[in-house]
Context: one part of a larger RNA
RNA sequence: UUCGACGUAAAGCGUCUGUAGGUGACUUUUUAAGCCUGCCGUCAAAUCCCAGGGCUCAACUCUGGACAGGCGGCAGAAACUACCAAGCUGGAGUACGGUUGGGGCAGAGGGAAUUUCUAGUAGAGCGAUGAAAUGUGUAGAGAUCGGAAAGAACAACAAUGGCGAAAGCACUCUGCUGGGCCGACAAUGACACUGAGAGAUGAAAGCUAGGGGAGUGAAUUGGAUUAGAUACCCCAGUAGUCCUAGCCGUAAACGAUGGAUACUAGGCGUUGUGUGUAUCGACCCAUCCAGUGAUAUAGCUAACGCGUUAAGUAUCCUGCCUAGGGAGUACAUUCGCACGAAUGAAAUUC
Repeated sequence: UUCGACGUAAAGCGUCUGUAGGUGACUUUUUAAGCCUGCCGUCAAAUCCCAGGGCUCAACUCUGGACAGGCGGCAGAAACUACCAAGCUGGAGUACGGUUGGGGCAGAGGGAAUUUCUAGUAGAGCGAUGAAAUGUGUAGAGAUCGGAAAGAACAACAAUGGCGAAAGCACUCUGCUGGGCCGACAAUGACACUGAGAGAUGAAAGCUAGGGGAGUGAAUUGGAUUAGAUACCCCAGUAGUCCUAGCCGUAAACGAUGGAUACUAGGCGUUGUGUGUAUCGACCCAUCCAGUGAUAUAGCUAACGCGUUAAGUAUCCUGCCUAGGGAGUACAUUCGCACGAAUGAAAUUC
């Protein structure tokens, strides 16, 4: 490198947009580059193969003959790929009319709870645990009730539910805004798929600057437990967690399953929409399209299992793997304020 693989054995980039490239629907015409046919030239000799000959045989050697294949030229064929020209509407997008949704950004409002402060009542414990102690309280705690402030998160509804490319998104209202889905009729007429580089986005933790700081809580102190206990348990508690502006660019970033298209038995739910029946209206029933679940036939799989949302049957593009350690390490380069990230070996050992 080929072959073969990539749910769990090594292996799908975290996700998307998109350049080059690769691949690409239907009909007719042109050309003849690819492709196909015939002929010619050439590809030294030896070797290999075939048929004969010579060393007594053989190895060896001599003579003759090619096949296959490459390159070039000439003449043809026109189905397929490509090119030229003209069309077509099924792929794709646009316009129109609806519709669903925690999709995004900004602003405003809300109540429960917690903690703190303050005023009253009351008067001895409270709190914690397996049990305790540290802690807290006659300087009046805990409990109860009135008032005030602050920050963070939004119970029930809630679902096997919804939306988003993924990360993710849920109190309520308003403004701006992206996408999906459905319907019927128009117009465009292959405008498509994938995508090396590249760009964008990317939980948590962490970093820089300025705010904020209720609860929680790495580090840390104390109390227990224990042989010890730098832990699990308890009392405290800083950074962080929150906001604004930047950086970082990683996760078991998981469906451990790249994207697109087509096809392949069923029945049972559920979400959105359209149509029909029915109705005052809703529920209900049937059906189409688009999502989302639990089963299951064929098929696949080493098995587990997957099974129209495929891990089935096929095509196109892309990423990635090649025994275990050494090692995602060293060196080097790029990026980063830093932590580090990305790319990524070898000696050696089994």

This is a predicted structure of a 350-nucleotide part of an RNA (small-subunit ribosomal RNA, central domain) from Xanthium orientale.